[in-house]
Molecule: Bacterial RNase P class A
Organism: Thermoleophilia bacterium
RNA sequence: GGAGCGGGCCGGAUGGCCGCGGCGUGAGGCGGCAACGUCGAUCGUCGAGGAAAGUCCGGACACCGCAGGGCAAGGGUGCCAGGUAACUCCUGGGCGCGGCGACGCGACGGAAAGUGCAACAGAAAGCAGACCGCCGAUGGACCCGGCAACGGGUCACAGGCAAGGGUGAAACGGUGCGGUAAGAGCGCACCAGCGUUUCCAGCGAUGGAAGCGGCUCGGUAAACCCCACCCGGUGCAAUGCGAACAGGAGCGUCGAGGCUGCCCGCUGAGCUCCGGGUCGCAGCUUGAGGCACACGGCGACGUGUGACCCAGAUGGAUGGUCAUCACCGCCUUUCGGGGCGGGACAGAAUCCGGCUUACAGGCCCGCUCCUCAU
Numbered sequence: 001g002g003a004g005c006g007g008g009c010c011g012g013a014u015g016g017c018c019g020c021g022g023c024g025u026g027a028g029g030c031g032g033c034a035a036c037g038u039c040g041a042u043c044g045u046c047g048a049g050g051a052a053a054g055u056c057c058g059g060a061c062a063c064c065g066c067a068g069g070g071c072a073a074g075g076g077u078g079c080c081a082g083g084u085a086a087c088u089c090c091u092g093g094g095c096g097c098g099g100c101g102a103c104g105c106g107a108c109g110g111a112a113a114g115u116g117c118a119a120c121a122g123a124a125a126g127c128a129g130a131c132c133g134c135c136g137a138u139g140g141a142c143c144c145g146g147c148a149a150c151g152g153g154u155c156a157c158a159g160g161c162a163a164g165g166g167u168g169a170a171a172c173g174g175u176g177c178g179g180u181a182a183g184a185g186c187g188c189a190c191c192a193g194c195g196u197u198u199c200c201a202g203c204g205a206u207g208g209a210a211g212c213g214g215c216u217c218g219g220u221a222a223a224c225c226c227c228a229c230c231c232g233g234u235g236c237a238a239u240g241c242g243a244a245c246a247g248g249a250g251c252g253u254c255g256a257g258g259c260u261g262c263c264c265g266c267u268g269a270g271c272u273c274c275g276g277g278u279c280g281c282a283g284c285u286u287g288a289g290g291c292a293c294a295c296g297g298c299g300a301c302g303u304g305u306g307a308c309c310c311a312g313a314u315g316g317a318u319g320g321u322c323a324u325c326a327c328c329g330c331c332u333u334u335c336g337g338g339g340c341g342g343g344a345c346a347g348a349a350u351c352c353g354g355c356u357u358a359c360a361g362g363c364c365c366g367c368u369c370c371u372c373a374u
Base pairs, nucleotide, nucleotide: 001370002369003368004367005366006365007364008363009362010361012325013324014323015322016321017320018319020047021046022045023044024043028039029038030037031036049345053356054355056354057353058352059351060350061235062234063233064232074231075230076229077228078227079093080092081091082090083089094108095106096105097104098103109226110225114224115223116220117219131165132164133161134160135159138158139157140155141154142153143152144151145150173191174190175189176188177187178186192216193215194213195212196211197210198209199208200207201206239282240281241280242279243278245276247274248273249272250271251270257267258266259265289308291306292305293304294303295302296301327342328341329340330339331338332337
């Protein structure tokens, strides 16, 4: 200098003017005998995000259901250890695959319980198989020799074989030696895998070593399925209180309800319950809260101390404009500068922890590979 990998952060700044929402203050106005209620100038203070998004997981909270245990159905998850309120998330590790590497990706239990699926090519693709090829041991036909038994030869009909060729992503381990008619784990040596026994390291997943067994078994389970573990439903338009509205059911002049907790008495037409939409209030934002420091831990994270309060709207506020500066692009220049244009994705609605997706432009840290110079 070039190419790349991983992580963290920002998402214009300052000021003026106008405007909006919450809270506090509250001049003053209105209603009221008062208590108080209501409107509210001014001033102070706070006012979107890293994803507020998708609503995909996990919770808090609320109501309903079950309130104990088991089974079935349905859904989800699936290497190990840890973190967490919890998780399918995160951290660290193992294994597999990809990359020269930094590093990335993995629903990563079971295919030797069963079922299913697989284009084309090919003889054969799941109880494998024989097109070319190899063989002539065995049976057969024929020829020669021989009295015969038999020997030699030819053919390749039956048959044996799978070494070599060819097809394919994949052809039932690989290489070599022996063996054989030709061959084959048929035998042996080494290598690879699998199973098994033991030892060593590790909490564990797993890794390593030695021995034994010719055991050589295809893929696919985010296909059915099998195994293990987990899971009740609906969601703040939950839910509670109040108001008026309209509705349904029940009881009531054979006395409801009220005075009054009960009896008597008096009075005399309503009372009780239910669900529904509308409006107001609560829920509502102090929380598994963020920040700083210290300590423990490789880390996710935890513990302690300190100071902090950081939107709460409900047709839904968080905006507009001007100036200066910073950034980017274009034009221009007398190299001092000047002019014009641009700024993404998106926007709270009960609240947290994650995941995923979108994003103009920019900053910082660590690491890898290549090349050059010293």